[in-house]
RNA sequence: UCCAAUAAAAGGCAAAACCAGAGUAAUCUGGUGACGCAAAGCCAACAGAUUCGUCGAUUCCAAAUCGCACUGCAGGGCGGAUGGCUGGGCUACUGAA
Repeated sequence: UCCAAUAAAAGGCAAAACCAGAGUAAUCUGGUGACGCAAAGCCAACAGAUUCGUCGAUUCCAAAUCGCACUGCAGGGCGGAUGGCUGGGCUACUGAA
């Protein structure tokens, strides 16, 4: 110096809940707050997983008609969300064993 691992020290992040805002929604942002976290820092344009929305046309846009079809449980397509779901990639403070 590098890799793995993680005592101590200095710190860091911030779950649920509540308030405000954005969004159809999942969820996200800010504040309060700490369940926890050695990467709970970044990547959702890598592979999974979970999750939300949507999945025909016409019209007088209520409904009706026609059509399609997996006969409406959608197991699939498309578009989103989650990195504090997992694997993975990148970067990083400290210094004993």